Notes:
Predicted 3D model of a 1464-nucleotide RNA (small-subunit ribosomal RNA) from a metagenome. RNAcentral holds the sequence, with entries from SILVA. The prediction has a mean pLDDT of 82.
[in-house]
């Protein structure tokens, strides 16, 4: 609030008017009883007996309710409402009058309570329980039905007699609740001390009760490392998610318990509250006002607004279940049931099923063939779930109450009235819903994520480090399975995927189940407090500890059986389980305890001995330095070299002499001592500990050790000495781009010494102590034994100590390995990715510099370890190469010539760029070549195929116009073949395509190039390694070689190297044209008719040559050396150790070159980026480089003479003889299709001239003439002549080649090619040298081996300042919140008290007045919320400026670590 109920009871209309009674409907105030502490919200505080869990109350209440005992007699005064009357806007309030009741107040009885007295019992106890007493005290209230027998009546009825609901006063019980104990219950020690009612005790108050709960009063106490106190978080719980568990999170819905109700204090009332929709009071908000004042509290259940990434209806109904209230009937109930929204979460079900290949259209891919979507689809055949449409239509439900029917109990009673059974009415929010049936008909009904790996699922195209993507990695710079589409694919499905949280994986805080040598991690070391562990033997006990009963652990929820909803999700009923904790009865091995005892632990004594262990005094020699004094003279000293410095005022060197201070050579030794720091001339004092050795003594006295204590190198600070040498800072010389360093002269603090501090180090064995056990080898210190001994030697052993080397075994290796890093127990410290950072704030310590304790944002996908292959080193070791020395001759300076650059240009095409691009692609640019420029043209094309259609027919050829041509126009001639089919062919048209020296050499293949003709590269078995990988390959020797030999866990093989083949060097044979002519004949010419020489013929194959084809050369042979392989000499031989040359180029590196020589992926252009043409450019010239020519002179130039070749090549081609030209050339044309003919030397020699000079040296560049080639030489060819005559007198710095027929000189020849730029390439003959001590260096290479932070591999990696940005923090004068502490003010409301002169109907006294007795307004003391002032303390948050930090494609200066990183 409602609502019943007893009492009371209107106002107005109206009725013919009024008054009064009764009933009956609808409401409403008020009195009174219950109930408004239950239901229902929420989690703000709260770290606490709040909660869990077991227990106590002999320290308690406890309404309605059950059982029970007693009683319920008789009186009294009030006050609401109402009536009036008054205040105020309003809430509201006030005065007078009149009334009832189960309201309210005496009085009486007392079964009983309670108090007090005596007794018994029982219990640990304060007690409790029972029993007794003439003590004392101490209750009630009525309503309401039914009945007539007896009495009365006013005839309604009452007394009387019954039911039933009330009240009173005990006692018992269920159910609730208070209080108290045990035990469990978060983070922080950058909170370690807290605490005055604290903490006890006595005595009172107060409570339902115990208790400092309060107060006086006494004493000084009380908690805390088993974490007290202050901060900080959070409701607990049952359970819930997750885990194999153990454990880690988590408390939403359901359920128990709390705690709160605008915000704080408070009491009242009542069984029960300090009260969610009651009160009082102070605050803050919000609304009203008449400004005087007054009203409110949705964390009920909708709904509203505001915040947010978010979270429903202002619905039905009390129909059931509950719950208050009633005697019921009933009424109420946003509790509850029950619709609603909302994929939010479980669950079920559907979106069809079967058949269907010409594997259709479409789409996508392609290798163009074809695959794929895909039985998918149409198509046939079917099915009928949801959904629609019509029709029926629950269960949930019978309480309750009425009627009726029988029976029972109460009663005087068949009335009434309760009870049981049967029968019958009457009641549904959900709801016309669930569900049941018919109807049509595949019809209405499929998404989202993903496809590099992890992870299951691949293509195309678009984009180009852009857009974008992304859990980690990590994708995107033009071929993207990664972005963004698209097709397929895969996963899930009414849902999917993403954000967030939680466990898990994480054995990544490790109780199960982790670790500390070097990865993060042993305190520098001792000594010791707590405290954790502890030796043997009895005996008790029985704290752990094991077993059995009992209680308990609530119900859900988890499991495990059953049952309802058609199933399922979900519910029901039953079992299991519920690690706990309590109670109580036993075990006694272990462990705890208490007691007796023992010697192995572990300590004491006792001998003799080692020992730089400490601590203080004392003495010594050698050095270096100064000063003195002598001898001496001009340098010393330092250094990679120097120079500062010192020295003619006498240094350095050198003798003597003195003073000073520090340190203590040799012995000295992985020796020795100390707990570590650490300790070293000698000698005395004092003092500490350790081994051994012997067993006398104690009898577990032990180990470790959190906090404490002390000890602690160096360096530093204080005070006070001392100072020889050393040597930060400094100064000054050198180095160097620069040296605030590296070195080199000086030098000040310190370094010695007292006394006081700091407390730290790569305080290291990077390795905590302590015991104990586990195969061994081999030194060494110390002590001791045994044998034997002259002997303390040797050797044998026992016991401590200190090192090497290895076994099991550990380890990730690497390494440890009885001195463990093995196998165990005990204890103690410390780690948890990297930076930030051992920093910052705070404590603590210090004089101070610092220490010590120790984060957090940020940020990164790492940082680290240990071994591995390489690769690098201004690491070592071995070797090698024209790699350096030695040697000859160039390039770099000059003039051309090329070819790059760079500039210029319409265009100066392209490519090639250290070696490894530049006389490369080009083995030849005047058109052409040409890829480029400017103009003109063409468009199925300059070229290839194909289709179709046209054409008895052009192009081509003639001619005319236009052009610069190409091509355009227009005109002639001629006039195709054919087995005749419009077949070939040709050209035209149209399509398809052609074409492209555009683009990507980093999409490719081929080829090439370089390291490098460097000796390396690698496989199989095996073995060894956890593996990466290692051995074979390494090692000893040897080689030109990985060649070959030993030797070896490896043994074989490959590709590399050698050889095989080719040229050339030598000898033999075979064959002699076109090759040769020695012999032999024969001609001709000279000449003398000679000799001789010449040619020629024949003739020969001897010799040269030619090319076949064979021997030879293998360390075979001989000395020396070597184990062998081979080296190193000789012989012999043409040729000797690969004879000399070429060709051969291993795995591999360089995204090395090259799309321009082809090929060929893509991408791009298609009246052009294609094709044709003309004309120009690749030749352009202030400069730079590189390659080469010539040259600069006399080892040369000019002339003249006179000798020797080889490899080439010749037909639109070499060309002889002859002639002409000064020459180029030029006319001519024998010969030759070639060992036959052509084309052929120069250097060399002679001889002569030239005499050092810009020359008789150089020849550039220029004028002039000309010759060839060619459509054509202006841009722009070569070459010849006559004529000019440049620069250059050997080249700076620095480079290059070359080791024998080589280098240097000469010259010839060929390819392209009309010509030529060629001085260039490829080759070829000729003359024909020097030098090589040797591997130190310089470049380059192999093979070991070391180091490494390198692995795009040293052109590497990386460090710091400075500068910009950005981002987070620290420290700041201060400013602002917050929270609190202490001290004082100020005190509401309201409890106790105290006061009460103002006021009171009941009970007394009394006739009355009046008193009492009891209370009450007011008034106050103590407390007291809020508030205030003042002063601290915690926190948060801004702050000029200021610290450093961390990021950040191309900023600045160094060059600090990584190798000896260049000074480790």
């Nucleotide at each position: 609030a409602u609502u019943c109920u007893u009492c009371g009871g209107a106002a107005g209309a109206g009725a013919u008017u009024c008054c009064u009674c009764g009933g009956g409907u609808a409401a409403u105030a008020g009195u009174g009883g219950c109930g408004g502490a239950a239901g229902g919200g929420u989690g703000a505080g709260g770290a606490a007996c709040a909660c869990g869990u077991g227990g106590g109350u002999a320290a308690c209440c406890u309404g309605c309710c059950c059982u029970u005992g007693a009683g319920u007699u008789g009186g009294g005064g009030a006050c609401a409402a109402c009536u009036u009357c008054g205040c105020g806007a309003a809430a509201g309030c006030g005065g007078a009058g009149c009334u009832a009741a189960u309201a309210c107040c005496g009085a009486a009885u007392g079964u009983g309570g309670u108090c007090c007295c005596c007794c018994g019992a029982u219990g640990c106890a304060u007690a409790u329980c029972g029993g007794g007493g003439u003590g004392a005290u101490u209750a009630a209230a009525g309503g309401u039905g039914g009945g007539g027998a007896u009495c009365u009546u006013u005839c309604g009825g009452g007394a009387c007699c019954u039911g039933c609901c009330g009240c009173u006063c005990g006692a018992g019980g269920a159910g609730g609740g208070g209080c108290c104990c045990g035990c469990g219950u978060c983070c922080g020690a950058u909170c370690a001390g807290c605490u005055u009612g604290u903490u006890g005790g006595u005595a009172g108050g107060g409570u339902a009760a115990c208790g400092g709960c309060c107060u006086a009063c006494c004493a000084a106490g009380g908690c805390u490392a088993c974490g007290a106190c202050c901060g900080g978080u959070a409701g607990c719980u049952g359970g819930u998610c997750u885990g194999a568990g153990a454990g880690g999170a988590u408390g939403g819905u359901c359920a128990g318990c709390c705690a709160c109700a605008c915000u704080g204090g408070g009491a009242c009332u009542g069984a029960g509250a300090c009260a969610c929709u009651g009160c009082c009071c102070a605050g803050a908000c919000u609304c009203c006002u008449a400004c005087g004042g007054g009203a409110g509290g949705c964390u009920g259940c909708a709904g509203u607004c505001g915040a947010g990434g978010a979270u429903c209806a202002u619905u039905g109904u009390c129909a059931a279940u509950g719950c208050g209230c009633g005697a019921a009937a009933g009424c109420g109930u946003g509790a509850a049931c029950a619709u609603g929204c909302g994929a939010c979460g479980c669950u079920g079900c559907g979106u069809g099923g079967a058949g269907g290949a010409u594997g259709a259209c479409g789409g996508c891919c392609c290798u163009a063939g074809g695959g794929u979507u895909g039985u998918a689809a149409a198509c046939u055949c079917c099915u009928g779930u949801c959904a629609u449409g019509a029709g029926g239509g629950a269960c949930a439900a019978g309480c309750c109450g009425c009627c009726c029917u029988a029976u029972u109990c109460u009663u005087a009673a068949u009335a009434c009235g309760g009870g049981u059974a049967g029968g019958g009415c009457c009641c549904g929010a959900u709801g016309g819903u669930a569900c049941c049936u018919c109807a049509a008909g595949a019809g209405g009904a499929a998404g989202c994520c993903a496809c590099g790996g992890c992870u299951a699922a691949c293509u195309c195209u678009g984009u180009g480090c852009c857009a974008g993507c992304a859990g980690c990695c990590g994708c995107g710079g033009u071929a993207a399975u990664a972005c963004a589409g698209a097709g397929g694919u895969g996963g899930c499905g009414a849902g999917c995927g993403u954000u967030g949280u939680u466990c898990g994986g994480a054995u990544u805080c490790a109780c199960u189940g982790g670790g500390c040598g070097u990865a993060a991690a042993g305190c520098g070391u001792g000594c010791g407090u707590a405290g954790g562990u502890g030796g043997u033997u009895g005996c008790g006990u029985g704290u752990g500890u094991c077993g059995g009963a009992u209680g308990u652990g609530a119900a859900a929820u988890c499991c495990c059986g059953g049952g309802g909803c058609u199933c399922a999700a979900c519910u029901c009923c039953g079992g299991a389980a519920u690690g706990g904790c309590a109670u109580u009865c036993g075990a006694a091995a272990c462990u705890g305890c208490g007691u007796a005892g023992c010697u192995a632990g572990a300590g004491u004594g006792c001998a003799g001995g080692a020992g730089g262990g400490g601590a203080g005094a004392g003495c010594g020699g050698a050095a270096u330095u100064c000063u003195u004094g002598g001898u001496g003279u001009a340098g010393c000293g330092g250094u990679g070299a120097a120079a500062u410095g010192c020295g003619u005022u006498g240094a350095u060197a050198u003798c003597a002499a003195g003073a000073a201070g520090a340190a203590c050579a040799c012995c000295g030794g992985u020796g020795g001592c100390g707990a570590a720091g650490g300790c070293g001339g000698c000698u005395c004092u004092c003092u500490g500990g350790a081994a051994u050795g012997c067993a006398a003594c104690u009898g577990a006295c032990a180990c470790u050790g959190a906090g404490g204590c002390a000890c602690g190198a160096a360096a530093g600070c204080u005070g006070g000495g001392g100072g020889a040498g050393c040597a930060a800072a400094c100064a000054g010389g050198a180095u160097u781009a620069g040296a605030u360093a590296c070195c080199c002269u000086g030098g000040u603090a310190g370094u010695c010494c007292c006394a006081g501090c700091c407390g730290u180090a790569a305080a290291c064995g990077g390795u905590g102590c302590g015991c104990a056990c586990u195969u061994g080898g081999u030194g060494u210190g110390g002590g001791c034994g045994g044998u034997a001994u002259u002997g303390a030697c040797c050797c044998c052993g026992c016991c401590c100590g200190u090192g090497c080397c290895g076994g099991a075994g550990c380890u990730a290796a690497c390494g440890c390995g009885u001195u463990a890093a093995g196998u165990g127990c005990g204890c103690c410290g410390c780690c948890u990715g990297g930076g930030g950072a051992g920093u910052a704030c705070g404590g603590c310590c210090g004089c101070a510099a610092g220490g010590u304790u120790a984060a957090a944002a940020c940020u990164c996908a790492a940082a680290g370890a240990a071994a591995u292959u390489g690769a690098c080193g201004g690491g070592g070791g071995c070797c090698c190469g024209c790699a350096c020395a030695a040697g000859c001759g160039g390039a770099g300076g000059a003039g051309c010539a090329u070819g790059u650059g760079g500039c210029u240009u319409a265009a100066u095409u392209c490519g090639a760029u250290g070696c490894a691009a530049c006389g490369c692609g080009a083995a030849g640019a005047a058109c052409c070549u040409u890829a480029c420029c400017a103009g003109g043209g063409c468009u199925u094309g300059a070229c290839a195929u194909g289709u179709g259609g046209c054409u008895g027919c052009a192009u081509g050829c003639c001619c005319c116009g236009g052009g610069a041509a190409a091509c355009c126009g227009g005109g002639g001639a001629a006039g195709c073949c054919u087995u005749c089919g419009a077949g070939g062919g040709u050209g035209c048209c149209a399509c398809a395509c052609a074409g492209g020296u555009g683009c990507u050499g980093c999409a490719u293949g081929g080829c090439u190039g370089u390291c490098g003709u460097c000796a390396g590269u690698u496989c199989g078995u095996g073995c060894c390694g956890u593996g990466a990988g290692g051995u074979g390959u390494u090692g000893g020797g040897u080689u030109a070689a990985g060649u070959c030999c030993c030797g070896c866990a490896a043994c074989g093989a490959a590709c590399g190297c050698a050889a095989c083949a080719c040229c050339u060097g030598u000898g033999g044979u075979u064959a002699g044209u076109u090759g040769c002519c020695a012999c032999c004949g024969g001609u001709g010419g000279u000449g003398a008719u000679g000799a001789g020489c010449c040619a020629c013929c024949g003739a020969g194959c001897a010799c040269u040559c030619u090319a076949g084809c064979c021997a030879g050369a293998c360390u075979g042979c001989c000395c020396g050396u070597a184990c062998a392989a081979g080296c190193g000499g000789g012989a012999g031989g043409a040729a000797g150790g690969u004879g000399g040359g070429g060709a051969u180029g291993a795995c591999g590196u360089c995204a090395a070159g090259u799309c321009a020589g082809u090929a060929u992926g893509g991408c791009c252009c298609u009246u052009a980026c294609g094709c044709c043409c003309u004309g120009g450019g690749c030749u352009g010239c202030a400069c730079a480089c590189g390659u080469g020519c010539u040259a600069c002179a006399a080892u040369g130039g000019a002339c003249g003479g006179u000798a020797c070749a080889a490899u080439a090549g010749g037909a639109u081609g070499c060309a002889a003889u002859a002639c002409c030209g000064c020459a180029a050339g030029g006319u001519g044309g024998a010969g030759c299709c070639a060992a036959u003919c052509c084309c052929c030397a120069a250097a060399a020699c002679c001889g002569c001239c030239c005499u050092c000079a810009g020359u008789u040296c150089g020849g550039a560049u220029u004028g002039g003439a000309g010759u060839c080639u060619g459509c054509a030489a202006c841009u722009c060819g070569a070459c010849u002549c006559c004529a000019u005559g440049a620069a250059g007198u050997c080249g700076g710095a620095u480079u290059c080649g070359c080791u024998a027929g080589u280098a240097a000189c000469g010259g010839c020849g060929u390819a392209u090619c009309a010509g030529c730029u060629a001085c260039g390439a490829c080759g070829u003959c000729g003359u024909g040298a020097a030098u090589a001590c040797g591997u130190u260096c310089c470049c380059g290479g192999g093979c070991c081996u070391u180091g490494u932070a390198c692995a795009c591999a040293c052109c590497g990696c990386c460090c710091g300042u400075c500068a910009c940005a950005u981002c987070a923090u620290g420290a700041a004068a201060g400013c602002c919140g917050u929270c609190u502490g202490c001290a004082c003010c100020c005190g509401a409301a309201g409890u106790c008290g105290c006061u009460a002169a103002g006021c009171c109907a009941a009970c007394c006294c009394g006739c009355a007045a009046g008193g009492g007795a009891g209370g009450c307004a007011g008034g106050u003391u103590c407390c007291g919320a809020a508030g205030g002032u003042g002063u601290g303390g915690g926190u948060g948050g801004u702050g000029a400026u200021u610290g450093g930090g961390a990021u950040g494609a191309a900023g600045u200066c160094g060059g600090a670590a990584c190798a000896a990183g260049g000074u480790a």